The prediction has a mean pLDDT of 82.
The RNA shown here (Guanidine-I riboswitch aptamer) has 115 nucleotides and comes from Metabacillus litoralis.
Its Rfam family is "Guanidine-I riboswitch aptamer". Rfam describes the family as follows. This family represents a conserved RNA structure found upstream of the ykkC and yxkD genes in Bacillus subtilis and related genes in other bacteria. Rfam links the family to the GO term regulation of gene expression.
The organism belongs to Metabacillus, within Bacteria.
Of the family's consensus pairs, 97% are formed in the model.
The RNAcentral record of the sequence draws on Rfam and Ribocentre.
[in-house]
RNA sequence: AAAAAAGCUUUCUAGGGUUCCGUUUAAAGAAGUAAUAUCAUCUUUAAAGCCUGGUCCAAGAGAAAGAGUGCAACCGUAACGGUUGCAUACACGGAAGGAUAAAAGCCUGGGAGAU
Numbered sequence: 001a002a003a004a005a006a007g008c009u010u011u012c013u014a015g016g017g018u019u020c021c022g023u024u025u026a027a028a029g030a031a032g033u034a035a036u037a038u039c040a041u042c043u044u045u046a047a048a049g050c051c052u053g054g055u056c057c058a059a060g061a062g063a064a065a066g067a068g069u070g071c072a073a074c075c076g077u078a079a080c081g082g083u084u085g086c087a088u089a090c091a092c093g094g095a096a097g098g099a100u101a102a103a104a105g106c107c108u109g110g111g112a113g114a115u
Stems, first nucleotide, its partner, number of pairs: 008066005015057002020054002022051001023048008032039001068088008090110001092113001097107002
């Protein structure tokens, strides 16, 4: 900026991995202690998500809410509109692939299929 109305947005959850933080392990160094060693503290490097977590991602068929949309009534207006109520249903589902740091119930996808 545009569009949509089995739509859209926000917050969250099931779930997800490992960019960053944290945690753990290993090594080196520094300082503390009368000294050495040990111990613990700090710094740096490397590794680990079969590390609880924070950041982060996250459901068509999960949750809550908001606006919107549809119908009806009432009010009001030059035109627009405003308020209230009701509705916004139903929904079994691979494999493979894609993005992001990486993965996933994310996207492909209310797909392929099934009934």